Predicted 3D model of RNase P RNA and transfer RNA as a complex of 510 nucleotides. It holds a member of the Rfam family "Bacterial RNase P class A". About the family: Ribonuclease P (RNase P) is a ubiquitous endoribonuclease, found in archaea, bacteria and eukarya as well as chloroplasts and mitochondria.

RNA sequence: GGAGUGAAACGGAUGGUCGCCGCCCGGUGCCGCGAGGUCCGGGGGGAGGAAAGUCCGAACUCCACAGGGCAUUGCGCUGGGUAACACCCAGUCCCGGUGACGGGAAGGAAAGUGCCACAGAGAACAGACCGCCGGGAGAGCAGGCUCGUCCUGAUCUUCAGGCAAGGGUGAAACGGUGGGGUAAGAGCCCACCAGCGCUCCGGGUGACCGGGGCGGCUCGGCAAACCCCGCAAGGAGCAAGGCCAAAUAGGGGAGCGCACCGGGUGGCCCGCCCGAGCUCCCGGGUCGGUCGCUUGGCGGCGCGGCUGCGGACCGGCGCAAGCCGGGCCCUCCGGGCGUGCCGCCGCCCGCGCGGGAGACCGCGUGGGUAGAGGAAUGACCAUCGGCCGCGGGCGACCGCGGCAACAGGAUUCGGCUUACGGUUCACUCCGGCC
RNA sequence: GGGAGUAUAGCUCAGUCGGUAGAGCGCGGUUCUUAUAAAGCCGUGGUCGAUGGUUCGAUUCCAUCUACUCCCACCA
Numbered sequence: 001g002g003a004g005u006g007a008a009a010c011g012g013a014u015g016g017u018c019g020c021c022g023c024c025c026g027g028u029g030c031c032g033c034g035a036g037g038u039c040c041g042g043g044g045g046g047a048g049g050a051a052a053g054u055c056c057g058a059a060c061u062c063c064a065c066a067g068g069g070c071a072u073u074g075c076g077c078u079g080g081g082u083a084a085c086a087c088c089c090a091g092u093c094c095c096g097g098u099g100a101c102g103g104g105a106a107g108g109a110a111a112g113u114g115c116c117a118c119a120g121a122g123a124a125c126a127g128a129c130c131g132c133c134g135g136g137a138g139a140g141c142a143g144g145c146u147c148g149u150c151c152u153g154a155u156c157u158u159c160a161g162g163c164a165a166g167g168g169u170g171a172a173a174c175g176g177u178g179g180g181g182u183a184a185g186a187g188c189c190c191a192c193c194a195g196c197g198c199u200c201c202g203g204g205u206g207a208c209c210g211g212g213g214c215g216g217c218u219c220g221g222c223a224a225a226c227c228c229c230g231c232a233a234g235g236a237g238c239a240a241g242g243c244c245a246a247a248u249a250g251g252g253g254a255g256c257g258c259a260c261c262g263g264g265u266g267g268c269c270c271g272c273c274c275g276a277g278c279u280c281c282c283g284g285g286u287c288g289g290u291c292g293c294u295u296g297g298c299g300g301c302g303c304g305g306c307u308g309c310g311g312a313c314c315g316g317c318g319c320a321a322g323c324c325g326g327g328c329c330c331u332c333c334g335g336g337c338g339u340g341c342c343g344c345c346g347c348c349c350g351c352g353c354g355g356g357a358g359a360c361c362g363c364g365u366g367g368g369u370a371g372a373g374g375a376a377u378g379a380c381c382a383u384c385g386g387c388c389g390c391g392g393g394c395g396a397c398c399g400c401g402g403c404a405a406c407a408g409g410a411u412u413c414g415g416c417u418u419a420c421g422g423u424u425c426a427c428u429c430c431g432g433c434c
Numbered sequence: 435g436g437g438a439g440u441a442u443a444g445c446u447c448a449g450u451c452g453g454u455a456g457a458g459c460g461c462g463g464u465u466c467u468u469a470u471a472a473a474g475c476c477g478u479g480g481u482c483g484a485u486g487g488u489u490c491g492a493u494u495c496c497a498u499c500u501a502c503u504c505c506c507a508c509c510a
Stems, first nucleotide, its partner, number of pairs: 001430008010421001012384007020046002023043005029038003048406001052417002055415005060237004067270004072233005077091005092106001093104004107228002112226002114222003129167002131163003135159005141153004145148001175193006194218001196215008241291004251282006261275004284509003295346010306336002309334004313326005347368009386403007435506007444459004453490001460478006483499005
């Protein structure tokens, strides 16, 4: 200098002007039956590392509880972390890379079923095309002599066999090398190696690793095919769900029913709960407000005619305990609701200390926490900072110009994945120079 | 915001347990006709939405993206 690998932090800062969306305080008209909306002034707040995809896991809400079994779905090496996870950390084994390093849905294929196209002889208790081997029959040829329906040799054709070493096919061909053995061969036998099963010893929490012995001698791949084993999962989702207000026809049709039945949001059965109606379709009305909701919970003190819920109060009944009715949040007590302040516990982020190899956990301290419901974050200027280009200077540096990606909340968290910009640090390989 | 689904030839659609993908319409040629249409015959055409993974092998199985379509509120 080139090529590459991993990790970390960041995603401009400060000030000013104008503008946008909520919240609080004050004011005053207007609109609305009302909850509320609108206008003016002041104060304070206002997107991300991915807010995204909605792929996992939870919180929360409703379905009575979320119980059992089957079905279905998901996950699947080991140990640890976590509220939980398919996430994270560390490791084991396998694969890829020269290497730094990266990747792995990684249980079971000697439980069972299924598939393995084409090519090839044969594709899963396999098979014989070429080939190798001896034998029978036949043909011609050569040689030999005792001259024969003789013997020997090689070649060719054919028949029934033996073999699986070599060639060839394929993604995959039923171990590899060497020796013995044989007609030729072959785990047929032997030695070593690889692999499988059983077993013993040592190490490790464990996955697993290292070593020894024995055995039959060799056993294919696919489970992101069905399946088996183990573990987990009830369903729906803030358009969940609660309250208030307004309006309309509790209108029509179909199905199942009134108790060995029906309903209880996804398939069935059981259990449990509820019950005289239930489910579906068509139709009718509204397109408002509020809570949930955005730092959560608990406690103390205070405020509020926010609430008559209970009592003091009044009236009636009753021997009485008490019951029924009425009225007032002007007085008092209790409860509920809302709200202000304080305290404690909890959430998130930063910093520090401690434990741990790490994920993470504990303690202390400081700070923070958009909440609109069709949806707000923008523009300009100045200074500083980052990067790039040009010019000047020996140099630290100076001057001018330009640039800044992906993208935006909608109940909330923890992860994963995807999109994207430059920076810093560490490491690897190659080349050059000293 | 939440949920469900689809993508295959120019168009509309098939394609089951994984083995090089078809049908109809269309388009081109040809026969018939004076000519056209209809009819007959022959042919044409695909990165199976994209990228990875599992597998010997993927339209099919798995993952991640891209594009498109559909559904939903409350009241009686």